[in-house]
The RNA shown here (Bacterial RNase P class A) has 380 nucleotides and comes from Desulfobacteraceae bacterium 4572_35.1. The gene name in the source record is rnpB. The RNAcentral record of the sequence draws on ENA. It matches the Rfam family "Bacterial RNase P class A". It is annotated as a ribozyme. The source organism's lineage runs through Bacteria, Pseudomonadati, Thermodesulfobacteriota, Desulfobacterales and Desulfobacteraceae.
């Protein structure tokens, strides 16, 4: 100096003028409504993806069926989030990726190629044998039978690897080493692991975000959940099905069980009213400082109240700055390329807007800072 890699902040424009718009408090009105004062979207408010507070369904049992998660210990209200650590892979390094149980319970599937895709596999090639011909006394070459997984070739992938024995050619077929699996143990570690040791069968391919098994969760429906007041009226006609031969309903696929039920239920058809209060924003709350913790987080004090509309307010113009890119000119530095700082004009300034309430996830977006570490270069 270059090129990487990893945490992290603060912002989301000011201020002035005019003209709006929600909702509060005082004051005058007191039917309408007027004035003052103060308030009034965010990092993501979004997508609704997961979890949870609330609420109501009879606290919701068994089976089946479905989703969901899938290394370990934490952490939490809870979680599919998050921290740390283990394993596996990729990078020279900082540091990254990972649905990361099981493939020897079983089933599919492996594309082109190839002979053969998994208790395989005989194309060539190697070996034996018969027959046939040659040359000729053990050879060649051809058909055909069998052997052979050593070598060739195909392929991401051919059923551990080297080496010796063996054999007619060979082959874990035997044997030593290695590698890897699977069992036992021993030692650390909470533990996922790890590190040795020892037996064992001579090798068992891949793939579960394919069927599938295994563990562990998970009742259901949502503020149009519920609660309460007003106000409204005809259940007048038609049908079905039922009254102990027990309709209907509840426990929200669906069965089973159980509970209520002693008279209604339901379908079509016509009417009627369709206002208003609440739930509601004081919460797992923000910010601050300490403390315990590697951390995620958690205790402990202080201070602080921060939108609650109901088809939904928070806006709109102008001016002056401000930040950003472009170009004009000056000035500095440098041989140059080029940096810097000022300045005239031109332009831009996102992404998006509560709608019951919190924790997370993802996606989107604009202009900026900072810390900490790696590699390589070059000079001390």
């Nucleotide at each position: 100096c270059g090129a990487a890699g990893a945490a992290g902040c603060a912002c989301a424009g000011a201020c002035g003028a005019u003209c709006g718009c929600c909702g509060g408090u005082u004051u005058c009105a007191c039917c309408a409504g007027a004035a003052a004062c103060g308030g009034g979207a965010g990092g993501a408010a979004a997508g609704u993806c997961c979890g949870g507070g609330c609420u109501c369904c009879g606290c919701a049992g068994g089976g089946c069926a479905g989703g969901a998660u899938g290394g370990u210990u934490c952490u939490u209200a809870a979680c599919g989030g998050g921290a740390a650590c283990c394993g596996a892979g990729g990078g020279u390094g900082a540091c990254c990726u990972c649905a990361g149980g099981g493939a020897a319970a079983g089933u599919g599937c492996c594309a082109c190629a190839g002979a053969g895709a998994g208790a395989a596999g005989a194309c060539c090639g190697c070996c034996u044998g018969u027959u046939a011909a040659a040359a000729u006394a053990u050879u060649u070459c051809a058909a055909c039978a069998g052997g052979u997984a050593a070598g060739g070739g195909u392929g991401a992938a051919a059923g551990g690897g080297u080496g010796a024995g063996g054999u007619a050619a060979g082959a874990g077929c035997u044997c030593a080493c290695c590698a890897g699996c699977u069992c036992u143990g021993a030692u650390g570690g909470u533990g996922a692991c790890a590190u040795c040791a020892g037996a064992g069968g001579c090798u068992a391919g891949g793939u579960a975000a394919a069927c599938c098994c295994c563990a562990u969760c998970c009742g259901g429906a949502g503020c149009a959940a519920g609660g309460c007041c007003a106000a409204a009226u005809a259940g007048a006609g038609a049908g079905g099905c039922g009254u102990u031969u027990g309709a209907g309903g509840g426990c929200g696929a669906c069965c089973c069980g159980u509970c209520c039920g002693a008279a209604g239920c339901u379908u079509c058809c016509g009417g009627g009213u369709u206002g208003g209060c609440u739930g509601c924003u004081u919460g797992a709350g923000u910010c601050c400082g300490u403390c315990g913790g590697c951390a995620a987080c958690g205790g402990c004090g202080g201070a602080c109240c921060u939108a609650g509309a109901g088809g939904a307010a928070u806006g709109a113009u102008c001016g002056u700055c401000c930040c950003c890119c472009g170009c004009u000119a000056u000035c500095g530095g440098g041989c140059a390329a080029c940096c810097g700082a000022u300045u005239u004009c031109g332009g831009g300034u996102a992404c998006a807007g509560g709608a019951c309430c919190c924790g997370g996830c993802u996606u989107a977006u604009g202009a900026g800072c900072u810390u900490c570490u790696u590699c390589g270069a070059c000079c001390a």